[in-house]
RNA sequence: GCGCUAGUAGCUCAACGGAUAGAGUGCCUGACUACGAAUCAGUAGGUUGUGGGUUCGAAUCCCGCCUGGCGCA
Numbered sequence: 001g002c003g004c005u006a007g008u009a010g011c012u013c014a015a016c017g018g019a020u021a022g023a024g025u026g027c028c029u030g031a032c033u034a035c036g037a038a039u040c041a042g043u044a045g046g047u048u049g050u051g052g053g054u055u056c057g058a059a060u061c062c063c064g065c066c067u068g069g070c071g072c073a
Base pairs, nucleotide, nucleotide: 001072002071003070004069005068006067007066010025011024012023013022018056028042029041030040031039049065050064051063052062053061
């Protein structure tokens, strides 16, 4: 340099182009307990890497750029 692939909550990951972007785990609060752990209940937490385009509608499709991984040279 070229090709492929990935980027979504603190972390690990879901999400046919269509309802308010969800799950597990973690944090926090409460219940339970002599106190903790475990368990149960609940809350908060997201510019879906970035800039454009297509579309009635984009996390999803297209293009550029950035970052990581793999392969080729």
Predicted 3D model of a 73-nucleotide RNA (transfer RNA) from a Bacillota bacterium. Lineage of the source: Bacteria > Bacillati > Bacillota. It matches the Rfam family "tRNA". Rfam describes the family as follows. Transfer RNA (tRNA) molecules are approximately 80 nucleotides in length. The family's RNA type in Rfam is transfer RNA.